[in-house]
Context: one part of a larger RNA
C1' cells in the first nucleotide's frame, strides 16, 4: 500500500447489490419449520333434503255428535354431505443447521470393481388365475391423576396369507464356445428344483393411471488401489485379531469384518507409536511472480444432531423435529408415575468488544403426495434492522468587491478568512406530494373449435375464451421549492499543510526518531491551511 463475517470513537442525506452470533457443540419459554392421496379401504359427526309412524293442536267445516287438519317436537328409515379419527401407500434418507469429532474409516486427484446395489424415471419383453384367515377403526365392560392401555364381540382393502402358472430370473448337475494376465465374465445346449401379482376410474379398459417377473438405460450409491494431504524426536520402538493362511459364517459385495484350527508374522528413521493442533477441496486475502497466509458467505465431499451404546423399518438411515435403553439437566405429578431435546426460522437468557425480525407470501424457482383440482412448504422468493462492505448519486449552478460586518494575526500601514457571504438571476437530480404501471407470468387447469395418433376415458399440435403478483416498482407526467442533506482526522521529520494566546519535564502527546524544565509550528485552545469525504480516524490480523 492492499485487505477483513471486525470492534471502537466522533459524525451521518439517499439508493442499488452483498453481508451479519466468527466467543459458550452453552441452556432454552412460545409460535411455526413434513406432509399427502376418498381414484386403495371400512366406518362417519354436525348440518340439509325426503318417506313413514307417533304426538301436536293453528285454523276451517259442522247436523254441535263429531270430522279434516297446516307449522312444530319426538322416533325409524333412505339419499346428500364431508368434520375428526383410523387401516393402507408414497414421501419423512431430500430439502434446512452446524463444524464437535476426525492427520485418516476424511479429503483432492487418476484409477479399479471379473467382488457390488438402486424406490421413483425412461426403454423393451412377458404377465395379472383360484382361494383363505385375521386385524384396527367401532361397539361393549373395565384399569389410570396423567401419559397410556387391558379383556370381549364384530367389520375392509392395493394391508396378510396359501394354492396354481413360470422364464432368456435364481440355484443345483452335465457340457461346448469366446474371453481376461487372472478370478464369481460373456453366449449357448440339456436336466432337475425354486420364486409372483391388486386393483382403481369410467356407461364402457388390451387402451388411461396403479400391479407383477425379467433384461437395458440414466442418475445416484457401496467397496477398493496409486500418489498428495499439519506441528513435534527433549514421543524411538509398536502390535496378539496383532500379520499371514485353511476352512465356516456374515453382507448388495471384497476383506480378520467374525469365528475355529495353523505358522510368526506386520509396522518403523523415506519418522511407526504417543502427544498437539485441525474438517478437507473449489476458492479467498496479498504479491511482479515464486511464495506466504486463510476456507466468512456461495458450489462439492466428509462428519455431527442433548450425551454414550444399539437395533428395528425401509430400495436407501444405524435416522435433527423416528424407536429402545442408560446418563445428565428441565417441566407435570393425585408421589403410583410420565414429558421433552432450537448445532431449522424467527425469539429469549447467558458468557461477550461484538453479530438482526417471535414480519409476508407460496406470485416465482424447486421439492413432497395426488390422475387432476390441489394441499404442505421458515427450501426459497421478498420486506424490516445494521455506514458491516463495495458502487452510485446528492447537499446546488452562474454572476456578485464599496473586498461589508465578524474573527484571527499585525511592524497598526495593512493581511487574511474571501467570490467566501450578503444581494440578482437560474436549475430542478435526490428527499417530499399526487398521478400511472412496463416488468418479473409462463405454464397448469377448464370450456370450444379443427386435425392428426386404426380406437380410447389417454395422447399430441393450432386457435380462442376464462385464471394466477407476497413483494417491488423504473422510466413518464403533475406540484412545490435553494428549501430537508459535512463531517472526521492531521499540520516537528518520516508526510501534504503554521501562526497566536495558554501552560512550564506539570498538564500531557507519542507508529519511530522523539516533544514539554517561560518566546513550545509536537501538550491544550482559538483562527489558519491539508488529506479524505457519508464518511474519517483508531485498534486487532494476514500479506
Nucleotide at each position: 500500500g492492499a485487505a477483513u463475517g471486525a470492534a471502537c470513537g466522533u459524525u451521518g442525506g439517499c439508493g442499488g447489490c452483498g453481508u451479519g452470533g466468527a466467543u459458550u457443540a452453552g441452556g432454552c419459554a412460545u409460535g411455526c419449520a413434513a406432509g399427502u392421496c376418498g381414484a386403495g379401504c371400512g366406518a362417519g359427526a354436525a348440518c340439509u333434503c325426503g318417506a313413514u309412524u307417533g304426538u301436536g293442536g293453528a285454523g276451517g267445516c259442522u247436523u254441535c255428535g263429531g270430522c279434516c287438519g297446516a307449522a312444530g317436537c319426538a322416533a325409524u328409515u333412505g339419499a346428500g354431505g364431508g368434520a375428526c379419527a383410523g387401516c393402507g401407500g408414497c414421501a419423512a434418507a431430500c430439502g434446512g443447521g452446524g463444524u464437535a469429532g476426525u492427520a485418516a474409516a476424511g479429503c483432492g486427484u487418476a484409477g479399479g470393481u471379473g467382488a457390488c446395489g438402486u424406490a421413483c424415471c425412461c426403454u423393451a419383453g412377458g404377465g395379472a388365475c383360484c382361494g383363505g384367515g385375521a386385524u384396527a377403526g367401532c361397539c361393549g365392560u373395565g384399569g389410570g391423576a396423567a401419559a397410556c392401555u387391558a379383556c370381549g364381540g364384530g367389520u375392509a382393502a392395493u394391508a396378510c396369507c396359501g394354492g396354481a402358472u413360470a422364464a432368456c430370473c435364481u440355484c443345483g448337475c452335465c457340457g461346448a464356445c469366446c474371453g481376461u494376465g487372472a478370478u464369481g465374465g460373456g453366449u449357448u445346449g440339456g436336466u432337475g428344483a425354486g420364486c409372483a401379482a391388486a386393483g382403481g376410474u369410467g356407461u364402457g379398459a388390451u387402451u388411461c393411471c396403479a400391479c407383477c417377473c425379467u433384461g437395458g438405460g440414466a442418475g445416484c450409491g457401496g467397496c477398493u488401489u496409486g500418489c498428495g494431504u499439519g506441528g513435534u524426536a527433549c514421543u524411538a520402538g509398536g502390535u496378539a485379531g496383532u500379520u499371514g493362511g485353511u476352512g465356516a459364517g456374515g453382507u448388495a459385495a471384497u476383506g480378520g469384518c467374525u469365528c475355529a484350527c495353523c505358522a510368526a508374522g506386520c509396522c518403523u528413521g523415506a519418522g511407526a507409536u504417543g502427544c498437539c493442533u485441525a474438517g478437507g477441496g473449489g476458492g479467498u486475502g496479498u504479491g511482479a511472480g515464486a511464495g506466504c497466509a486463510u476456507g466468512a458467505c456461495c458450489c462439492c465431499c466428509a462428519c455431527c444432531a442433548c450425551u454414550g451404546g444399539g437395533a428395528c423399518u425401509g430400495a436407501g438411515a444405524u435416522a435433527c423435529u423416528g424407536c429402545c435403553c442408560a446418563g445428565a439437566c428441565a417441566c407435570c405429578u393425585a408421589c403410583g408415575g410420565g414429558u421433552g431435546g432450537c448445532u431449522g426460522c424467527a425469539g429469549u437468557c447467558g458468557a461477550g468488544a461484538a453479530u438482526c425480525u417471535u414480519c409476508g407470501g407460496c406470485a416465482a424457482u424447486g421439492g413432497g403426495c395426488g390422475a387432476a383440482a390441489g394441499c404442505c412448504u421458515g427450501a426459497c422468493c421478498g420486506a424490516g434492522c445494521g455506514a458491516c462492505g463495495c458502487c452510485g448519486c446528492g447537499u446546488g449552478c452562474g454572476g456578485g468587491a464599496u473586498g461589508a460586518a465578524g474573527g484571527c494575526c499585525c511592524u497598526u500601514g495593512g493581511g487574511u478568512u474571501g467570490u467566501a457571504a450578503a444581494c440578482c438571476g437560474c436549475u430542478g437530480u435526490c428527499a417530499g406530494a399526487g398521478g400511472g404501471g412496463a416488468u418479473g407470468a409462463a405454464a397448469u387447469g377448464c370450456g370450444u373449435a379443427a386435425g392428426g395418433g386404426c380406437a380410447a376415458u389417454c395422447u399430441c399440435u393450432u386457435a380462442c375464451g376464462c385464471u394466477u403478483g407476497a413483494c417491488a416498482a423504473a422510466g413518464c407526467c403533475u406540484c412545490a421549492g435553494a428549501g430537508g442533506a459535512a463531517g472526521c482526522a492531521c499540520g516537528g521529520g518520516c508526510u501534504a499543510a503554521g501562526u497566536a494566546c495558554g501552560u512550564g519535564c506539570c498538564a500531557g502527546c507519542a507508529g519511530c526518531c522523539g516533544c514539554g524544565g517561560u518566546g513550545a509550528u509536537a501538550c491544550g485552545u482559538a483562527c489558519u491551511g491539508u488529506g479524505c469525504g457519508a464518511a474519517c480516524g483508531u485498534u486487532a490480523u494476514u500479506c